TPP riboswitch aptamer (THI element) from Thiohalocapsa marina, 95 nucleotides, folded computationally.
RNA sequence: CUACCGUGCUGGGGGUGCCCGCGUGGGCGGGCUGAGACAGUCCCCUUGAACCUGAUCCGGACCAUACCGGCGGAGGGAAGCGCGCGAUCGCCGAC
Numbered sequence: 001c002u003a004c005c006g007u008g009c010u011g012g013g014g015g016u017g018c019c020c021g022c023g024u025g026g027g028c029g030g031g032c033u034g035a036g037a038c039a040g041u042c043c044c045c046u047u048g049a050a051c052c053u054g055a056u057c058c059g060g061a062c063c064a065u066a067c068c069g070g071c072g073g074a075g076g077g078a079a080g081c082g083c084g085c086g087a088u089c090g091c092c093g094a095c
Base pairs, nucleotide, nucleotide: 001090005084006083007082008081009080010079011045012044013043014042017032018031019030020029021028022027051076052075053074057070058069059068060067
C1' cells in the first nucleotide's frame, strides 16, 4: 500500500402465488409457504440462485399452489463513488 472483511452515499434491478368465506364485480376478511404474496426500503446489484426464461416441464407432498426436490452453476440478469479495519502465512520500499 492493497486483498479480504465491515460500512455509508447515490443510483439501479425484482416479485406478489395458492386455498376458504363474503360480494354481480372492483374488492374485503381469514388460512398456507416465504425476507417479501403491491408488502416492509422486503430482497438483490457481476464474488450476481434477487429475479426471469425453459415451463401449460418432471417427481413427490398438499385442501391447493411456483409447497419441496429435480431441471441447475443451464441460458439471461441490475454498480459507481467514498469511509473504517487491514494481512507471520499478500505486494512494495528502507535499514
Background:
The sequence was found by an Rfam model in a public genome assembly. The organism belongs to Thiohalocapsa, within Bacteria. The prediction has a mean pLDDT of 79.